[in-house]
NadA riboswitch from an Acidobacteriota bacterium, 53 nucleotides, folded computationally.
The source organism's lineage runs through Bacteria, Pseudomonadati and Acidobacteriota.
The sequence was found by an Rfam model in a public genome assembly.
Its Rfam family is "nadA riboswitch". Rfam classes the family as a small RNA. The literature on the family includes a 2020 paper in RNA by Huang et al., "Structure and ligand binding of the ADP-binding domain of the NAD(+) riboswitch".
RNA sequence: GCUUUCAACAUCACCGUUUGUGCGCGGCCCUGUGCGGCGUGCGGACUGAAGGC
Repeated sequence: GCUUUCAACAUCACCGUUUGUGCGCGGCCCUGUGCGGCGUGCGGACUGAAGGC
């Protein structure tokens, strides 16, 4: 460097970071091609761990 499987690390389980997009469920008022939150599926980029070359 390439590749496979992953998230060890986390002041307690789960949770690496970020981004695009689909779906579901609440919230707000200005009631709409509106704003924002949570959960979840898929994809991109990046960080890290272990294995293979």